[in-house]
The RNA shown here (Bacterial RNase P class A) has 453 nucleotides and comes from an uncultured Acidobacteriota bacterium. The prediction has a mean pLDDT of 75. Its Rfam family is "Bacterial RNase P class A". The family's RNA type in Rfam is ribozyme.
RNA sequence: GCAGUGAGCCGGAUGACCGCCGCGUGGCCGUAGCGCGCUCGCAAGAGCGUGCGAAGGCCCGGGGAGGAAAGUCCGAACUCCGCAGGGCAGUGCGCCGGGUAACACCCGGGCGGGGCGACCCGACGGAAAGUGGCACAGAAAAUAUACCGCUCGCCGUCGCUCGGCGCCUUCGGGUGUCGAGCUGCGGCGCAGUAAGGGUGAAAAGGUGCGGUAAGAGCGCACCGCGCGGCUGGUAACAGACGUGGCAGGCCAAACCCCGCACGGAGCAAGACCAAAUAGGGGCGCGCUGGCUUCGGCCAAUCGGACGGCCCGUCCGAUCGACGUGUCCGGGUAGGUUGCUCGAGUCCGCCAGUAAUGGCGGACCUAGAGGAAUGGUCAUCCCGCCAUAGCCGGCGCGCCGCAAGGCGCGACGGCGACGGCGGACAGAAUUCGGCUUACAGGGUCACUGCGGCC
Numbered sequence: 001g002c003a004g005u006g007a008g009c010c011g012g013a014u015g016a017c018c019g020c021c022g023c024g025u026g027g028c029c030g031u032a033g034c035g036c037g038c039u040c041g042c043a044a045g046a047g048c049g050u051g052c053g054a055a056g057g058c059c060c061g062g063g064g065a066g067g068a069a070a071g072u073c074c075g076a077a078c079u080c081c082g083c084a085g086g087g088c089a090g091u092g093c094g095c096c097g098g099g100u101a102a103c104a105c106c107c108g109g110g111c112g113g114g115g116c117g118a119c120c121c122g123a124c125g126g127a128a129a130g131u132g133g134c135a136c137a138g139a140a141a142a143u144a145u146a147c148c149g150c151u152c153g154c155c156g157u158c159g160c161u162c163g164g165c166g167c168c169u170u171c172g173g174g175u176g177u178c179g180a181g182c183u184g185c186g187g188c189g190c191a192g193u194a195a196g197g198g199u200g201a202a203a204a205g206g207u208g209c210g211g212u213a214a215g216a217g218c219g220c221a222c223c224g225c226g227c228g229g230c231u232g233g234u235a236a237c238a239g240a241c242g243u244g245g246c247a248g249g250c251c252a253a254a255c256c257c258c259g260c261a262c263g264g265a266g267c268a269a270g271a272c273c274a275a276a277u278a279g280g281g282g283c284g285c286g287c288u289g290g291c292u293u294c295g296g297c298c299a300a301u302c303g304g305a306c307g308g309c310c311c312g313u314c315c316g317a318u319c320g321a322c323g324u325g326u327c328c329g330g331g332u333a334g335g336u337u338g339c340u341c342g343a344g345u346c347c348g349c350c351a352g353u354a355a356u357g358g359c360g361g362a363c364c365u366a367g368a369g370g371a372a373u374g375g376u377c378a379u380c381c382c383g384c385c386a387u388a389g390c391c392g393g394c395g396c397g398c399c400g401c402a403a404g405g406c407g408c409g410a411c412g413g414c415g416a417c418g419g420c421g422g423a424c425a426g427a428a429u430u431c432g433g434c435u436u437a438c439a440g441g442g443u444c445a446c447u448g449c450g451g452c453c
Base pairs, nucleotide, nucleotide: 001449002448003447004446005445006444007443009441010440012380013379014378015377016376017375018374020064021063023061024060026059027058028057029056033052034051035050036049037048038047039046040045066424070435071434073433074432075431076430077429078266079265080264081263090262091261092260093259094258095109096108097107098106099105110124111122112121113120114119125257126256130255131254132251133250134249147197148196149193150192151191152189153188154187155186156185157184159182160181161180162179163178164177165176166175167174168173205223206222207221208220209219210218224246225244226243227242228241230239231238232237270337271336272335273334280328281327282326283325284324285323286322287320288299289298290297291296300318301317302316303315304314305313306312344363345362346361347360348359349358350357351356381422382421383420384419385418389414390413391412392411394409395408396407397406398405399404
C1' cells in the first nucleotide's frame, strides 16, 4: 500500500425568523360567578362602584424522540381475575459452567462444520421404543440386493500343442479322424462374489498387506466405531491403554420418546369522582259520586286483553301493579389517577478472563392521550460529480553533441469556483433482550499478501 476480520462510537453544528405540544404558588386583560359598600324598593330584587377571579386570550420563563422510539418475537415489573392437591391435553426449551429480577438473552469453555488466516456458523438429547418419509437416477434408499464386471462348472465353436490310428511320401514330412490339454469367443446356471465400473445429495466402515477360483473383517496393521476401567478437567469433554471384527444410511424446526419449565388477561390493566335520559329502591304528597235489602248495582277514573287507530266489548283495580315530588344506590358519557425517580443516566475506583457485581460521587432527562418535538433562510461541516488549474510517470513529435528542454496525447492523483445530496425512521405504562432497517463519517485491535528500511 492492497484485501479483509472483530469490537465499540457518532449519526449534522450555530444563528435569525415563523410555527406546534405540555409545564409554571410567573405577569397582564378579563367572561361566568362570589364577597363588600352605596342607591332605589314594603319585599323579591335591580342598578352603580370596588375586590377576588373558573374558563379563555396575550406576554414572559423553562422543557420537548431513537439507536433502533420499529417488528411486537422472547423474558420481566406492575395490575386485575383464577388457584387444596394431582393428572390429561397444549406450548416452549434441550452440550457444560457462570451471569441475571428473569429469559429462547449474555459471557467463558467443549464438540461439530467453514475459512490460508484474523475469525465466523451451529434448537448441539434420542434414528438400537414405535410409526412415517427419502423426488430423479440407480440392481438396490434399508428384511438388503446384483445391471455391467470378476470367478467356477457345463455345452458349443475357432486356433495351437501332444498322443493313438488310417492314407500318401522325395522318408524331412503332409493330410484325415479320435482323444487330452491350453487360450480366445458365445450360450446356459434358484452357482459364487461385492474388490472394480456405473447411479445418486447420500450405497451397508476406510487405506494397505496377506489370503482366495475370484472375492470378502476372511486374517493382520493403522485409522474410525462400540465397550471397559485409568489419567486430566467443577463439568461438557479430551488423552493414552485394554478389549470386541464391527453393529442397523439420512430426516425428530415429521409424528413421537426422554428430561426440564409453564394459570389467564393486559395501562383499552386497574382505582376514584360522576351529568342528561331511561330503569331500580326508600320516603312524602295527591287520588271517586249515587242507590242499597250491605250480597251488590249504575256512573266515573286508571290499567290490561281484542285491535293498525278510534268507538266498542270483556277482565281487573279504586291506599295501589297509579300519578307526582324528593332522596339514595348501580352503570354509561365525561373527568381525575395509574404516569414516569427507575432492575434510572453519567463519571471514578475495586473484584472478576468476561458477562456482570460492589462502593462512592454527580444528575433529573417527553409524558401527549390519535398523538406535539417542525419549516424557511444564512454560515459552516461531510459525501459525490465536475470546470479551470496544478502534480506524477508513460507514449509520440521537435530542438540539442550531450545533460536536458518544449509541445501534443491518453491515464492517475489533488482540486479554488460551481452543482447535487445528508439516511433509516417517530415515544403512547415501564424495563432487560433478540431481530430487522440505516446516507455517511470516524476509533481501536488483529489477519493475509506485496514493497521499502